[in-house]
């Protein structure tokens, strides 16, 4: 230099659910319905120092959310930077 992980920063991709009613767009309130991919809690396998602890795209729906925008896990190029392997 290559190759593998991660971090930081730009690019594109990005799903599900009422433009629900009270009440005239929209916002807050209040009521009924529904949704998992911000974060959050709980757990299966595994893993460790094993009466405990990390721990999923599983569960749950606090918290977000149900036109569009926004946000959005994650996926892909780039760029910086660190670690590992040769």
């Nucleotide at each position: 230099a290559c190759c593998a992980u991660c971090c930081c920063a730009g690019c594109g991709g990005g799903a599900g659910a009422g433009a629900g009613c009270a009440c005239u767009c929209a916002a807050a309130u209040g009521c009924c319905g529904c949704c998992g991919a911000a974060g959050g809690a709980g757990c299966a396998a595994c893993c460790g120092a094993c009466u405990c602890g990390g721990a999923a795209a599983c569960u749950c729906u606090c918290a977000g959310g149900c036109a569009a925008a926004a946000g959005g896990a994650c996926c892909g190029c780039u760029u910086u930077g660190a670690u590992g392997a040769a």

Glycine riboswitch aptamer from a Gammaproteobacteria bacterium, 86 nucleotides, folded computationally. The model forms 89% of the base pairs in the Rfam consensus. Model confidence (mean pLDDT): 76 of 100.